[in-house]
RNA sequence: AAUACAAGAAACCGGCGCACGGGUGCGUAACGCGUAUGCAACCUACCUAUAACUGGGGUAUAGCUCGGCGAAAGUCGAAUUAAUCCCCCAUAACAUUUAAUAUUCUCAUGAAUAUUAUCUUAAAGCUCCGGCGGUUAUAGAUGGGCAUGCGUAUCAUUAGCUAGUUGGUAAGGUAACGGCUUACCAAGGCUACGAUGAUUAGGGGGUCUGAGAGGAUGAUCCCCCACACUGGAACUGAGACACGGUCCAGACUCCUACGGGAGGCAGCAGUGAGGAAUAUUGGUCAAUGGGGGCAACCCUGAACCAGCCAUGCCGCGUGAAGGAUUAAGGCCCUACGGGUUGUAAACUUCUUUUAUUUGGGACGAACUGUAGAUACGUGUAUUUACUUGACGGUACCAAAUGAAUAAGCACCGGCUAACUCCGUGCCAGCAGCCGCGGUAAUACGGAGGGUGCAAGCGUUAUCCGGAUUUAUUGGGUUUAAAGGGUGCGUAGGUGGUAUUGUAAGUCAGUGGUGAAAUUCUGUAGCUUAACUAUAGAACUGCCAUUGAUACUACAGUUCUUGAGUACAAUUGAGGUAGGCGGAAUGUGCAGUGUAGCGGUGAAAUGCUUAGAUAUUGCACAGAACACCAAUUGCGAAGGCAGCUUACUAAACUGUAACUGACACUGAGGCACGAAAGCAUGGGGAUCGAACAGGAUUAGAUACCCUGGUAGUCCAUGCCGUAAACGAUGAUUACUCGAUGUAUGCGAUAUAUAGUAUGCGUCUAAGCGAAAGCAUUAAGUAAUCCACCUGGGGAGUACGACCGCAAGGUUGAAACUCAAAGGAAUUGACGGGGGCCCGCACAAGCGGAGGAACAUGUGGUUUAAUUCGAUGAUACGCGAGGAACCUUACCUGGGCUAGAACGCCGAACGACCUCCCGAGAAAUCGGGAUUCCCCUCGGGGCGGUCGGCGAGGUGCUGCAUGGUUGUCGUCAGCUCGUGCCGUGAGGUGUCGGAUUAAGUUCCAUAACGAGCGCAACCCUUAUCGUUAGUUGCCAGCGAGUAAUGUCGGGAACUCUAACGAAACUGCCGGUGUAAACCGUGAGGAAGGUGGGGGUGACGUCAAAUCAGCACGGCCCUUACGUCCAGGGCCACACACGUGUUACAAUGGUCGGUACAAAGGGCAGCUACACCGCGAGGUGAUGCUAAUCUCUAAAACCGAUCUCAGUUCGGAUUGUAGUCUGAAACUCGACUACAUGAAGCUGGAUUCGCUAGUAAUCGAACAUCAGCCAUGGUUCGGUGAAUACGUUCCCGGGCCUUGUACACACCGCCCGUCAAGCCAUGGAAGCUGGGAGUACCUGAAGUACGUAACCGAAAGGAGCGUCCUAGGGUAGUACCGGUAACUGGGGCUAAGUCGGAACAAGGUA
Repeated sequence: AAUACAAGAAACCGGCGCACGGGUGCGUAACGCGUAUGCAACCUACCUAUAACUGGGGUAUAGCUCGGCGAAAGUCGAAUUAAUCCCCCAUAACAUUUAAUAUUCUCAUGAAUAUUAUCUUAAAGCUCCGGCGGUUAUAGAUGGGCAUGCGUAUCAUUAGCUAGUUGGUAAGGUAACGGCUUACCAAGGCUACGAUGAUUAGGGGGUCUGAGAGGAUGAUCCCCCACACUGGAACUGAGACACGGUCCAGACUCCUACGGGAGGCAGCAGUGAGGAAUAUUGGUCAAUGGGGGCAACCCUGAACCAGCCAUGCCGCGUGAAGGAUUAAGGCCCUACGGGUUGUAAACUUCUUUUAUUUGGGACGAACUGUAGAUACGUGUAUUUACUUGACGGUACCAAAUGAAUAAGCACCGGCUAACUCCGUGCCAGCAGCCGCGGUAAUACGGAGGGUGCAAGCGUUAUCCGGAUUUAUUGGGUUUAAAGGGUGCGUAGGUGGUAUUGUAAGUCAGUGGUGAAAUUCUGUAGCUUAACUAUAGAACUGCCAUUGAUACUACAGUUCUUGAGUACAAUUGAGGUAGGCGGAAUGUGCAGUGUAGCGGUGAAAUGCUUAGAUAUUGCACAGAACACCAAUUGCGAAGGCAGCUUACUAAACUGUAACUGACACUGAGGCACGAAAGCAUGGGGAUCGAACAGGAUUAGAUACCCUGGUAGUCCAUGCCGUAAACGAUGAUUACUCGAUGUAUGCGAUAUAUAGUAUGCGUCUAAGCGAAAGCAUUAAGUAAUCCACCUGGGGAGUACGACCGCAAGGUUGAAACUCAAAGGAAUUGACGGGGGCCCGCACAAGCGGAGGAACAUGUGGUUUAAUUCGAUGAUACGCGAGGAACCUUACCUGGGCUAGAACGCCGAACGACCUCCCGAGAAAUCGGGAUUCCCCUCGGGGCGGUCGGCGAGGUGCUGCAUGGUUGUCGUCAGCUCGUGCCGUGAGGUGUCGGAUUAAGUUCCAUAACGAGCGCAACCCUUAUCGUUAGUUGCCAGCGAGUAAUGUCGGGAACUCUAACGAAACUGCCGGUGUAAACCGUGAGGAAGGUGGGGGUGACGUCAAAUCAGCACGGCCCUUACGUCCAGGGCCACACACGUGUUACAAUGGUCGGUACAAAGGGCAGCUACACCGCGAGGUGAUGCUAAUCUCUAAAACCGAUCUCAGUUCGGAUUGUAGUCUGAAACUCGACUACAUGAAGCUGGAUUCGCUAGUAAUCGAACAUCAGCCAUGGUUCGGUGAAUACGUUCCCGGGCCUUGUACACACCGCCCGUCAAGCCAUGGAAGCUGGGAGUACCUGAAGUACGUAACCGAAAGGAGCGUCCUAGGGUAGUACCGGUAACUGGGGCUAAGUCGGAACAAGGUA
């Protein structure tokens, strides 16, 4: 140093593996899956067992070397070489092929075994010599393949599909059967038990829920299937038509030198995108498992671990005991106080899981290997020592420290556990459903408190449950949604008696299977649990087998009762066709006859002197059939009515002769099917859509009237619907009664009873939500069919079928609402009914509405014209007294603990009053004036100052109390107990009478009671008793011009207390009674004697926060308060209530009478005088039956004489009186003068029934005075009328209808207009998958093949068939979009009408 040796690495050859493991759910509605079978029609590497064998020979090729091409990927050529690579030969059967015989078995094709003959085919070596391999055959095990029964989604608005389709013969092919493929033959095969098509989807074990049956679902784990960028194809191999293999086509990405190449995370991590949303580019092969290897060992994102996430399940903690001044703070309240947070905290003592620090520290490990030992010795087995841990210095253990490190979320109206305050004010907002919010929100937002759960709590989405709300368990169909219009009948479903057989259903036993996991039960392992392990049960299913035979089924036989037939009789508007009849109507002709007819609520259009209507005669036409006639009869339903003939159908009754289950129902199907409508041809009298005209009306496309076409009628053909209804399907059986009627039977009958079939009424049980049904069921059961599942959209759209059309049948969705609906109840209402009442109408009397004025209101005006009351039930109302005040309003000037009041404190001693000044005053400044008691401490009183409480006619009468109006002085409104009803409720309280009355009587499932009615109270009308002053005066006396003036009287009037009296008590009549009637009697009064007071339950969110009170809100040098002036009194106008009038029943003047009830001391005032008068001056009586205020109309006489007057008195002027600080705004009265309007009042409307209306005065309250003609009382004079309840208004009772209940001032419909939403149609535009025809056609298998290579085997090349893909054409289907268009739904208080609900005003 290498042509040697050893070790390692890499490439290459060969072997085995790569078809396992891991991922995903595209496709698939299928033998894909599940379950149970079969293969006598099959394969199976590695593994196990058995038997046999393993002999000889040959030539290639990678690598390596050399060379070429290419950017690369890569590729080509030459030379050379090995094997357990490949080839040839030998040997061989229990394998393979063919043929034959025998036996056994199978449901069958057939199979197995034995024997004989024949044909074909094997192998590889390495070695440490122990073995590891190799070949053939058989068997096993494992894994697969194929076939079959049953099960396995929606749509019928998908009903027909299929040509290799179905079968046969032959061949090919396959591991294997098979139309798997080809040729030929036949014409089959599937389908209403759902084929075909469309849409959706991996299946199962299981999971969630549920009492179960079910419903929903198919993540993690396990089994099966399918797939690996999309589509196709084969190769290799035991196994693939192969996730990390090959070839081709396509889409996409990347590289490129533009020639050409590369790729496939639905493996593990990771990235992007999408999205509400889902993790680390981690560690290790230590264990378990897999592959290779003799093994060491190698590989393994399988796996085991770690990381992230409160995603779930489980466990643990965030402390425990004591601790009250119930602290402070917060929050609430009835607020000097209480409650709550709350033993909570602070504080004291204790514990240490967790935390932190320090130290120790695993199980999971068995193998293997090395060294040794034993049996024995190369090796194998056993054993000893050493060796192997990703997780991990993790779990765990110990010590120390110290309450130390650790609580949130939702909710608090009901459902549903948990309540208050503040803010907000239909706003902001909440809301699962109901719903909350418009100034007192437990519902919004915040706070305090509470409740629930808790390292979580809420929200959202989805599934099951509740939901018997799709009902098998376990629903319904008269009226709530729902019985087909009716029959015949196919398939189907169901089906009478007895018996025999079979054993399919059924029942029982046994065997197999029902994988494991999951579930349940026991036990065990992690400190416990979750979790895991183990044992058992269960897996309700399927298959097989052995039995049973009651029932069903099947196959026989049998019976007569279901059903049918026969014979005899009966019944009827049953049907079809023909003939005949009279009345009515219309028309024509003729006669008589004359002016209207007709029609309506009233009219008009229309007809009529060219003779209508009316009437008489004749003729014609068409349609319908009065009386009989009826809750009658017949028919399957629709429907059927003069008489008669023919044909025809049915029912029922009787006989019990025949058949022997022949039956019931009935999806599809077929037939019939009112009226209207359509077609063709007739006919056309009446009636009469459309149409025309006339009316009505705001309008009137209506109701009414006059006409009138289609139609109405016939024949033929369509249509096929109706509230086609008993809103009640058919059939069978069973279940108390009463009564009527039709037709039969039997006995002779129209008697009466019985019986059968029909048609009705009432009622029991039962049923029903109730109304009701009730042997003609809606009762009790059975069979079959049809139909329903909230309202609207909608019986609509699209599609399909039918139809000449009109249209019919079938029949959705989007969207929208929280109801729609049934039966009954109580009210209210009705242009429903019945009964009754009221000055409600009517009969009367007098007014209002016209005039002027007064007064109130509206409106307007204003600085202000303060506020309230507003149909009846506001408007001479609050107000029973606005010049100031009142006064609340306006303007201006002032005050701010304030104008008033209470309490406390301080200083003062006055306050009041007077004077001066400023000012409009309030007020301000100055001056004068200096209290009382006393126990000497102080107290009282007064103003001032300070403090605590102010004040508000500001808002809310819809936060309230109280009071009031009205219905209405109407007769009603209720309760207890009982009874009826599921209940709301009813009964009582209704009915018959009666009453003013729910007054009373009778009747009565009601019996009683309460608030109302009535009575009790006041007053008035009569009488009595008592009492006689201030009242009275008959008799007696006195006195005066005169007067009860005086003595006296107690009779009368009267006063004012107590009594009496009237009760339908008596009489007559009617009536059961209550009661009513009577010109009755008696009585002052007669039927409540007259009047008043007295106002039930309730209604009107009626009125009043301005009488008062009061919650809440608001203002606080002002929205409080004081003062002056103004305003409330304005004035074009409108309304209400009144006064005075318009005149002679009167005015004016003069004269003469008669009340009652009230008032009076800052008062009423006699009387006298003055004044024309309002009034004034003086004076007397009276704190009042004492004094005083006090009539008028009436009556008597005179005058006026019908006129804008001698009516009427407004308005205006002048002069006065009175009150009051003050009469200008803004008083009343007086005198004189002035002398408006107005001559009895439109539509309409008010009051009143007897001492009333009408009329006449008087008094009083308020009040200085008074705008009072108002209000409240008082007396004087003093009527008319009521037939009656038809009508208007209001009310009561009963009944009826109701879609009303805010209750008819209700409810509610449709068009149009506006906005929003979803949807149908639509020329067109556009997309998708599917299928058909034709053209083209890669890779590739198979097949064919003369030329080239090879000695040959064989190969290359070429060709044929098939096909993915591509192209062209036209078709059907499903989407998207769209000018325009159709309807629908929802919206604010829009417009027009008024359709429905009552008799809804035309049912």
Model confidence (mean pLDDT): 83 of 100.
Small-subunit ribosomal RNA from a metagenome, 1403 nucleotides, folded computationally.
Rfam family: Bacterial small subunit ribosomal RNA.